[in-house]
Molecule: Guanidine-I riboswitch aptamer
Organism: Psychromonas sp. RZ22
RNA sequence: GUAAUAGACAUCUAGGGUUCCGGCUUUUUAGCGACUGGACCGAGAGUUGUCGACCUUUUAUUUGAAGGUUACACGGAGGGAUAAAAGCCCGGGAGAA
Numbered sequence: 001g002u003a004a005u006a007g008a009c010a011u012c013u014a015g016g017g018u019u020c021c022g023g024c025u026u027u028u029u030a031g032c033g034a035c036u037g038g039a040c041c042g043a044g045a046g047u048u049g050u051c052g053a054c055c056u057u058u059u060a061u062u063u064g065a066a067g068g069u070u071a072c073a074c075g076g077a078g079g080g081a082u083a084a085a086a087g088c089c090c091g092g093g094a095g096a097a
Stems, first nucleotide, its partner, number of pairs: 007051004012046001015041002020038002022035001023032003052070007072092001074095001078090003
């Protein structure tokens, strides 16, 4: 100095509430998430991994091999799902720059 793409899934976390379990109360066929939790939900702009995609070189004809890339990312209000809420979904939307 320099080519191309800008995806899917899983995992964990930040975060989130209350169906279930546990905990607490004691107006108990009840109440409390103004309960650390188990379990649950969970990131486009968080982590890690796998796959996919792409580029270069080589082999040599369509397969194989080697190396590499997958960047950047401010952001409401409102609405929706679930038991419920959320950094979930609408949504890398509106808007801003």